[in-house]
Context: one part of a larger RNA
């Protein structure tokens, strides 16, 4: 070094962009690096192997051979990698026309609920549980009617719908913008693919600074429950939940399944196009998407099966009995909390 793995046993980076490298379409022409073949050179010797032969024999000596897979130098070949030239459209990307969308950002609105503030009606309970207490209420609560204020969240619509790389996204209305999907006789001519370092984004929680604080609600208190109840249940309530700005950088960040192209039965729903028919709402058929059932095949089995977990090839990450430990140590990162990178000793 060659040989096995990664849904669920160890193991797929959270998730983009993209730099080095790694791999790349078709037709020609040339060259001759890699690659083939043929010579020629070295490749000490001893060892190892194969066949003699010597000590009685073996080990040991020793003769021959082979062989020492290497490197060199020259000659040919020109499929295939490779370079270098010309073309090419199937990949890629561009341009034109169109619809679809909770994709981003920002800015105005807008209804329902809650709270709480005012007034009016009303009068004694109200709340809240398994039952109750703690709370609130004759200084008039609960209801309930009319004003007001304030934050924070958008009922139905909603749909294994839809949008985006992930995380995530959801009343309405405008401006800004990002991206995919159809069609299309348009151009460009490989421009692709992946990506160690790097870089960027990344729910909640959590820090900084200032703000806002309706409701919910960690710590807290208290009322119960109970052998206790530092809880589960209730009444209260503070950071926090929201805004702005910076950081943090982890998640069951999951489809627990990297990323790209090809290839290999169907069936049936849906989302968005597209073409043809006709009976103008269906049929047939295509491209993209999203679910289910399933031929073949795969799996250890569950299952997975054109959105693979089949059949292949490029590229990268991981993994290599449990525990010691995702820990020390040390490095880098952070304001902190940590995060990341990552051992041994001993144990079984």
């Nucleotide at each position: 070094c060659u040989g096995g793995g990664c849904g669920u046993a160890a193991a797929g980076c959270g998730c983009g962009c993209g730099u080095a490298g790694g791999c790349g379409g078709c037709u020609u022409u040339g060259c001759a690096a890699g690659u083939a073949g043929a010579g020629g050179g070295u490749g000490a010797a001893a060892u190892c192997c194969c066949g003699g032969g010597g000590c009685u024999u073996a080990a040991c000596c020793u003769c021959g051979g082979a062989a020492c897979u290497g490197c060199c130098c020259c000659c040919u070949a020109a499929a295939c990698u490779g370079c270098a030239g010309a073309g090419c459209u199937a990949g890629a990307a561009u341009c034109c026309u169109g619809g679809a969308g909770a994709g981003g950002u920002g800015a105005g609105c807008g209804g329902a609920a809650u709270u709480c503030c005012u007034a009016g009606u009303g009068u004694a309970g109200a709340g809240g549980u398994g039952a109750a207490a703690u709370u609130c209420g004759u200084a008039g609560a609960u209801a309930u009617u009319a004003g007001g204020a304030a934050g924070a969240a958008c009922a139905c619509c909603a749909g294994u719908g839809g949008c985006g790389a992930a995380g995530g996204c959801g009343g309405c209305u405008c401006a800004c913008u990002g991206g995919a999907c159809a069609g299309g006789u348009a151009u460009u001519g490989a421009c692709g693919c992946u990506g160690a370092g790097g870089u960027g984004c990344g729910a909640a929680a959590g820090c900084g600074u200032g703000g806002g604080g309706a409701g919910c609600g960690a710590a807290c208190a208290g009322g119960a429950u109970u052998a206790g109840a530092u809880a589960c249940c209730c009444u209260g309530g503070u950071a926090g939940u929201c805004c702005a700005c910076g950081c943090c950088g982890u998640a069951a960040a999951c489809g627990a399944u990297g990323g790209g192209u090809g290839c290999u039965a169907g069936g049936u729903g849906u989302u968005g196009g597209g073409u043809a028919g006709c009976u103008u709402g269906c049929u047939a058929u295509u491209c993209a998407g999203u679910g289910c059932c399933g031929a073949a095949g795969c799996u250890a089995a569950c299952g997975c099966g054109u959105u693979a977990a089949g059949c292949a090839c490029c590229c990268c990450g991981c993994c290599u009995g449990g525990g010691g430990a995702g820990u020390a140590c040390g490095g880098u990162c952070g304001c902190a909390a940590g995060a990341u990178u990552a051992a041994a000793a001993c144990u079984c």